[in-house]
RNA sequence: GGUGCGAUGGCGAAGUGGUAACGCGGCGGUCUGCAAAACCGCUAUGCACGGGUUCGAAUCCCGUUCGCACCU
Numbered sequence: 001g002g003u004g005c006g007a008u009g010g011c012g013a014a015g016u017g018g019u020a021a022c023g024c025g026g027c028g029g030u031c032u033g034c035a036a037a038a039c040c041g042c043u044a045u046g047c048a049c050g051g052g053u054u055c056g057a058a059u060c061c062c063g064u065u066c067g068c069a070c071c072u
Base pairs, nucleotide, nucleotide: 001071002070003069004068005067006066007065010024011023012022018055025043026042027041028040029039030038048064049063050062051061052060
């Protein structure tokens, strides 16, 4: 230098054009003599960045950054 894959809340992780799941964590509550466990509720300006296409983009296209693998 080239090719492919990837980047989604604090962490893990699903979602391939139409309101962005779920688990963990955190906060509050119920329960308890106090806790733990269990159960209920809440979380968050969360889709790497900049453009483009579209009525509508995490998703499609172009470029950039970073990571991994391979090739040279």
The RNA shown here (transfer RNA) has 72 nucleotides and comes from Candidatus Levybacteria bacterium CG2_30_37_29. The same sequence occurs in records of 2 taxa. The source organism's lineage runs through Bacteria, Bacteria candidate phyla and Candidatus Levyibacteriota. RNAcentral holds the sequence, with entries from ENA.